Predicted 3D model of a 73-nucleotide RNA (transfer RNA) from Zavarzinella sp. Its Rfam family is "tRNA". Its family is annotated with triplet codon-amino acid adaptor activity in the Gene Ontology. The prediction has a mean pLDDT of 82. Lineage of the source: Bacteria > Pseudomonadati > Planctomycetota > Gemmatales > Zavarzinella. The sequence is in RNAcentral, with records from ENA.
RNA sequence: AGGUGCAUAGCUCAAUUGGCAGAGCAGCGGUUUCCAAAACCGCAGGUUGGGGGUUCAAGUCCCUCUGCACCUG
Numbered sequence: 001a002g003g004u005g006c007a008u009a010g011c012u013c014a015a016u017u018g019g020c021a022g023a024g025c026a027g028c029g030g031u032u033u034c035c036a037a038a039a040c041c042g043c044a045g046g047u048u049g050g051g052g053g054u055u056c057a058a059g060u061c062c063c064u065c066u067g068c069a070c071c072u073g
Stems, first nucleotide, its partner, number of pairs: 001072007010025004019056001027043005049065005
């Protein structure tokens, strides 16, 4: 330099053919316990990497930029 893939909650990851953004862990509260842990119940947490475009509607499609990984030279 060229090519491919990835970027979603604090972390690890889902999200079907474009149609309500979710789970587990972590966090907070509660039940339980002499106290804690464990268990169970509940709550909170998101500009879906940045910008632009298409669409009635974009995490998803298109363009561009950034970061990371890999391949080729």